Transfer RNA from Alistipes sp., 74 nucleotides, folded computationally. The RNAcentral record of the sequence draws on ENA. Its Rfam family is "tRNA".

């Protein structure tokens, strides 16, 4: 140096052929259940979709550049 694949809630990951509110699983609070605790049940907060441009009525998804990780390779 080249080539690929990754970045999306505190973690661990889906997200279709672009479609109008961005989910899940654990965690996390709170509330029920219990003599209590755990488990278990119901709600609840929590997103800059890596950063920056562009196409587009409309981008998490398409195209350009970077920065990181990660794998093959010289």
């Nucleotide at each position: 140096g080249g080539c690929g694949g990754g970045a999306u809630a505190g973690c661990u990951c889906a997200g279709c052929u672009g479609g109008u509110u961005a989910g899940a699983g654990c965690g996390u609070g709170u509330g029920a259940u219990u003599c209590a605790u755990a488990a278990u049940c119901a709600c609840a907060a929590g997103g800059u979709c890596c950063c920056g441009g562009g196409u587009u009525c409309a981008a998490g998804u398409c195209c350009c550049g970077g920065c990181c990780c990660c794998g093959c390779u010289a």